Record summary
The prediction has a mean pLDDT of 81. Predicted 3D model of a 74-nucleotide RNA (transfer RNA) from a Candidatus Dojkabacteria bacterium.

[in-house]
Parts: sequence; structure tokens; C1' cells
RNA sequence: GGGCCCAUAGCUUAAUUGGCUAGAGCGUCCGCGUCGCAUGCGGAAGGUUGCGGGUUCGAGUCCCGCUGGGUCCA
Repeated sequence: GGGCCCAUAGCUUAAUUGGCUAGAGCGUCCGCGUCGCAUGCGGAAGGUUGCGGGUUCGAGUCCCGCUGGGUCCA
């Protein structure tokens, strides 16, 4: 330098052929409970879907560029 793959919540991840308000587990916080903690049960907060554009009535999903990571070739 070139090919391919990946980027979604603090972490791990789901999301059908583009279609309702992007869900789940762990973690965090609150409540119940306990002398107190843990376990357990219930609830809540937390996301500009890496960044910038484009297509579309509608984009996490499709297209282009960039950034970062992985892998292969030279």
C1' cells in the first nucleotide's frame, strides 16, 4: 500500500426483506426482606446505534468518505 470482517447502554450482546417507542443479561441505584450483608423478589435510571454525508415517506440495517480494531496478502 491492497483485500475482507467488525464498531449498538459502564461490560457482553439481540434487532426478520428497511417499518410501531432500539430490547435482553451482568453491573449501578431504589424498594421488600435481614440485627447487618449476601442470595432472592419487584422497580428505576442509563443509547445522538464510532464520526460526517447521501438514498428513502421511513436507516442500527442500504450507498460514499473518514477514524479505530481484527485478519490475510505484498
Rfam family: tRNA. The family's RNA type in Rfam is transfer RNA.